[in-house]
């Protein structure tokens, strides 16, 4: 006085991330069965298209009354796990599902990109939704680290401030390998 995403351990941000049950409220007096009235040829199998198979003039759909009466996804409360690329998210590949095929949509995995965090505000989009959720985009808060510049200190460190960066980081240690 080093260089490398080196390995590996322990940790930090804070309304931190995520999952599980249980429990409340909501969805909702909804959807479905069931009688009954109208009705007069449709309807069902996730969504279109195409096909196949059912129900139907012994009366389809819709619509109206009336009895019975959900559930899922998603929210709140607290408690348990499991963590600090935690999880998210957008493309491509694959699987898997649901009558059969295309396409899309759900769901699961892998690569590869982005994203420090966690609210607020528009917009768009998912939701039953004004709840919450994603993506964009703003200006602001916040941890962290390199810089200034000032102040206290006096083994070289902290505080404020202001600008910039980015988790492949940032503290702490152990260690490999090339150089000096």
């Nucleotide at each position: 006085a080093g260089u490398g995403a080196g390995g590996g351990u322990a940790g930090a941000g804070g309304u931190g991330c995520a999952a599980a049950g249980a429990u409340c409220a909501u969805u909702a007096g909804u959807a479905a069965a069931c009688a009954u009235g109208c009705g007069g040829a449709a309807g069902a199998g996730u969504a279109u298209g195409a096909g196949c198979u059912c129900u139907c003039g012994u009366g389809a759909a819709a619509c109206a009354u009336g009895u019975u009466a959900a559930a899922a996804g998603g929210g709140g409360u607290a408690u348990u796990u499991g963590c600090c690329g935690a999880a998210g998210u957008a493309a491509a590949u694959g699987g898997a599902u649901a009558c059969u095929c295309a396409u899309a949509a759900c769901c699961c995995a892998u690569u590869u990109g982005c994203u420090g965090g966690g609210a607020c505000u528009g917009u768009u989009u998912u939701g039953a939704a004004u709840a919450a959720g994603a993506a964009c985009a703003g200006g602001a808060c916040u941890g962290u680290c390199a810089u200034a510049u000032a102040g206290c200190a006096c083994a070289u460190g902290c505080u404020a401030u202001a600008u910039g960066g980015a988790g492949g980081g940032c503290u702490a240690u152990c260690u490999c390998a090339c150089a000096c």
Lysine riboswitch aptamer from Halalkalibacter suaedae, 180 nucleotides, folded computationally. The coordinates come from a structure-prediction model, not an experiment, and the mean pLDDT is 82. The model forms 98% of the base pairs in the Rfam consensus. Rfam family: Lysine riboswitch aptamer. About the family: Riboswitches are metabolite binding domains within certain messenger RNAs that serve as precision sensors for their corresponding targets.